[in-house]
Context: one part of a larger RNA
RNA sequence: CUGGGCGUAAAGAGCGUGUAGGCGGGUUAAUAAGUCAGAUGUGAAAGCCAAUGGCUCAACCAUUGAACUGCAUUUGAAACUGUUAAUCUAGAAUAUGGGAGAGGUAGAUGGAAUUUCUGGUGUAGGGGUAAAAUCCGUAGAGAUCAGAAGGAAUACCGAUUGCGAAGGCGAUCUACUGGAACAUUAUUGACGCUGAGACGCGAAAGCGUGGGGAGCAAACAGGAUUAGAUACCCUGGUAGUCCACGCCCUAAACGAUGCACACUAGUUGUUGCUAUGCUAGACAUAGCAGUAAUGCAGUUAACACAUUAAGUGUGCCGCCUGGGGAGUACGGUCGCAAGAUUAAAACUC
Numbered sequence: 001c002u003g004g005g006c007g008u009a010a011a012g013a014g015c016g017u018g019u020a021g022g023c024g025g026g027u028u029a030a031u032a033a034g035u036c037a038g039a040u041g042u043g044a045a046a047g048c049c050a051a052u053g054g055c056u057c058a059a060c061c062a063u064u065g066a067a068c069u070g071c072a073u074u075u076g077a078a079a080c081u082g083u084u085a086a087u088c089u090a091g092a093a094u095a096u097g098g099g100a101g102a103g104g105u106a107g108a109u110g111g112a113a114u115u116u117c118u119g120g121u122g123u124a125g126g127g128g129u130a131a132a133a134u135c136c137g138u139a140g141a142g143a144u145c146a147g148a149a150g151g152a153a154u155a156c157c158g159a160u161u162g163c164g165a166a167g168g169c170g171a172u173c174u175a176c177u178g179g180a181a182c183a184u185u186a187u188u189g190a191c192g193c194u195g196a197g198a199c200g201c202g203a204a205a206g207c208g209u210g211g212g213g214a215g216c217a218a219a220c221a222g223g224a225u226u227a228g229a230u231a232c233c234c235u236g237g238u239a240g241u242c243c244a245c246g247c248c249c250u251a252a253a254c255g256a257u258g259c260a261c262a263c264u265a266g267u268u269g270u271u272g273c274u275a276u277g278c279u280a281g282a283c284a285u286a287g288c289a290g291u292a293a294u295g296c297a298g299u300u301a302a303c304a305c306a307u308u309a310a311g312u313g314u315g316c317c318g319c320c321u322g323g324g325g326a327g328u329a330c331g332g333u334c335g336c337a338a339g340a341u342u343a344a345a346a347c348u349c
Stems, first nucleotide, its partner, number of pairs: 003321004007303002012317001014201004021194003025088007033081002035077008049065006091191001092188003095184003103177007110154001115149007125136002162169002206247006215241002220236004258316006266294012278281001298305002322349003331342004
């Protein structure tokens, strides 16, 4: 070392593309590197082990044997792995067709509402709260009508709905564009799976430059409350929130569940596509793909999971190994910074 694990106890990387590597479908033939069998050589002595013998025993010593699980050479075997050649279509991909979708990017347009401004009507309050006050208003507010400006968000439809690798994506139209499902079976013929490094994407907040700024609102100011009130409540209000470009790279980035494949009872709902049937529909049945509920076997410490597995197996990657110290120090890398990432020890229980 040959270990046990990762939904909630420590542990699945935020997500993808993919290099090296690891692993890899059916058939036939060859080969003999791995593998297996035999033989030969070697594997110092001592020691260990076994049996005898010698010191009165033992320790100790001697003799013989076994062993030295290894290496090299050689002769064979050919199932499996590898390699080579040929071939196949079940994996994978491509082509064709009509559909579904808040998938992405850019542009254009619309209506409701808030706010501000201008004008009209009109007069004394409005606002706010548990109650008040700060605040606004006779320099005419609030209310109401008309007009204008500007920014942000898109009511209803709207849901265990849909789409996306994840983050995420909801007004309408147009252009460009990615992916998935279904069907015909046509083409290629293992082209596959995973993936250390690497590269790309990555909510919110934050940062840089330039715009924009209606509402909301950290900070801040005032009014209350209170013993105090650096809060909760109220009146204001700046960064920010929005746009373009460039950074940051973290989240309870969650299904707290890595990806792929195969197998293992059902029942019910719903989304998309297709097929079949007839009574031709707001239909029924069946298939595939998704998304949910319930529930056997099995699993689980329990909760629960249960064909979308946390069941039964295979391949590959990541990660864990008592609590605190600590996701910290130091060093490295990255960053404008904030900081991110990698990541200990002393000590202590």
Annotation
This is a predicted structure of a 349-nucleotide part of an RNA (small-subunit ribosomal RNA, central domain) from an uncultured prokaryote. The RNAcentral record of the full RNA draws on ENA. Its mean pLDDT, the model's own confidence on a scale to 100, is 89. Its Rfam family is "Bacterial small subunit ribosomal RNA". Rfam links the family to the GO terms structural constituent of ribosome and ribosome.